[in-house]
Context: one part of a larger RNA
RNA sequence: CCCUCGCUAAGGAACUCGGCAAAAUGGCCCCGUAACUUCGGGAGAAGGGGUCCCUACCUAUGGGUAGGGGGCACUAAAGAGGCUCUGGCGACUGUUUACCAAAAACACAGGUGUCUGCUAACUCGAAAGAGGAAGUAUAGGCACUGACGCCUGCCCGGUGCCGGAAGGUUAAGGGGAGGGGUUAUCCUUUAUGGGAGAAGCCCUGAACCGAAGCCCCGGUAAACGGCGGCCGUAACUAUAACGGUCCUAAGGUAGCGAAAUUCCUUGUCGGGUAAGUUCCGACCUGCACGAAUGGCGUAACGAUUUGGGCACUGUCUCGGCGAGGGGCUCG
Numbered sequence: 001c002c003c004u005c006g007c008u009a010a011g012g013a014a015c016u017c018g019g020c021a022a023a024a025u026g027g028c029c030c031c032g033u034a035a036c037u038u039c040g041g042g043a044g045a046a047g048g049g050g051u052c053c054c055u056a057c058c059u060a061u062g063g064g065u066a067g068g069g070g071g072c073a074c075u076a077a078a079g080a081g082g083c084u085c086u087g088g089c090g091a092c093u094g095u096u097u098a099c100c101a102a103a104a105a106c107a108c109a110g111g112u113g114u115c116u117g118c119u120a121a122c123u124c125g126a127a128a129g130a131g132g133a134a135g136u137a138u139a140g141g142c143a144c145u146g147a148c149g150c151c152u153g154c155c156c157g158g159u160g161c162c163g164g165a166a167g168g169u170u171a172a173g174g175g176g177a178g179g180g181g182u183u184a185u186c187c188u189u190u191a192u193g194g195g196a197g198a199a200g201c202c203c204u205g206a207a208c209c210g211a212a213g214c215c216c217c218g219g220u221a222a223a224c225g226g227c228g229g230c231c232g233u234a235a236c237u238a239u240a241a242c243g244g245u246c247c248u249a250a251g252g253u254a255g256c257g258a259a260a261u262u263c264c265u266u267g268u269c270g271g272g273u274a275a276g277u278u279c280c281g282a283c284c285u286g287c288a289c290g291a292a293u294g295g296c297g298u299a300a301c302g303a304u305u306u307g308g309g310c311a312c313u314g315u316c317u318c319g320g321c322g323a324g325g326g327g328c329u330c331g
Stems, first nucleotide, its partner, number of pairs: 001326008010317002014315001019312001027051005036041001038147001052069007070074001082310004087305002089302002094106002110145007122131003148297004153227003158224002160220005167215003173209002178204005185196004228246005255289001256286001267283005
């Protein structure tokens, strides 16, 4: 010096990103317990008192009453909740990155949409077949949301999905007008050439008839998604209930809001502190909240996270002493 422990005057979080770590609390009995609440809870809330031994009586595995006794200390050693106020997130118990993350992530009951009539949809499998299910729409698959409470506005122009079938477009295929190759034969004045040319065989091939799809017509947002700008106006000022105008498919309703979202920003005001970029309550100028990619609340719950307080302490002022084990020295 290191590790693991014990004690420490006065102070008591001044430490630190942060009370991290440590201390404190602790069992049982009695008294007594607030807001809030889904009436279950919150609750071991909080906060107090008791706790050993002897004798007698009552009781009868506990224990109670009375008298007495000892100690600094009686759950006499060991083991055995710290408490509280407040906001965020997630309802909850659960699940997870085996070996840096346990969470506000995943799941979850509940909600909604959609597909599926049974040889179901869907999944695995070239197939047979199997799962779904020895189930049958109060069932099963998929997707989103995520207890509960109050709710969930407007837009179908784009994309998707569903429905429609009149018209447009449209493949293979059908069709075969027409064109071409070949030549039996025929014509021929420049006859080893030139020309015409049926059938057959072969090549090509227009019109026309051809489905779904697309175009088209509708529907649909708890489908993917989207939810404006400028100017003016009230008898102080300021502001604008009001008006004008441009654009759009429609211009953000309720609720919430410097928020796990606010750049400017330590916004401004209030609270808490002697002093507060954090925190709580408000305001609204929302750079860039917003309604099942759910909105706003919410008792209970949480090895979650923010801020405050009480208790307590070597975290600190600021160190010190001691113990065991290492290191180190000698052997």